Model confidence (mean pLDDT): 77 of 100. Lysine riboswitch aptamer from uncultured Mediterraneibacter sp., 164 nucleotides, folded computationally. Of the family's consensus pairs, 100% are formed in the model. It matches the Rfam family "Lysine riboswitch aptamer". On this family, see Mandal et al., Cell 2003: "Riboswitches Control Fundamental Biochemical Pathways in Bacillus subtilis and Other Bacteria". About the family: Riboswitches are metabolite binding domains within certain messenger RNAs that serve as precision sensors for their corresponding targets.
RNA sequence: AGAUAGAGGUUGCAUUUUUCAUUAGUAAGGUGACGGAUGUGUCAGGAACAGAAGAACUCAUCAGAAAGGGAAAGAUGCCGAAAGGAUGAGUGGCCUGAACACCCGUUCUUGGGCAUGACAUUAAGAGUGGCAUGACUGUCAUCGCAAGAUGGAGAGCUAUCUGA
Repeated sequence: AGAUAGAGGUUGCAUUUUUCAUUAGUAAGGUGACGGAUGUGUCAGGAACAGAAGAACUCAUCAGAAAGGGAAAGAUGCCGAAAGGAUGAGUGGCCUGAACACCCGUUCUUGGGCAUGACAUUAAGAGUGGCAUGACUGUCAUCGCAAGAUGGAGAGCUAUCUGA
């Protein structure tokens, strides 16, 4: 240097299936009242359509979801598993642009989970994310008789094999 195997664990990680709760008595819809010219589930422009046979808004009533996010169990693939940031392309809704969502590439950061804090995301005091602080944990290095202390980062660590 290369190849193969392996370890970290107060849920190890991701994906997926099923179930459950939440979303929510919400959205969209029907009927009635009010209203009086706009409206079409983000914004701007356009197109098309609905609208004085009464638009939006609001209220009452009838019936009433889903996606995303979460939890549990199972399955599958795994141990840079994966997560996040930046940037570029693609896909999505009638068209164009923005924004947003999904997805792929490139690149950077993070060993791991936990607690606390403010922030962001979110329907959410759920969950998640990066950051800061704290202790813990795996691993290596240095010091030490030891107990332990200090420091590093996954481009790392352990084992075996091969080559120089």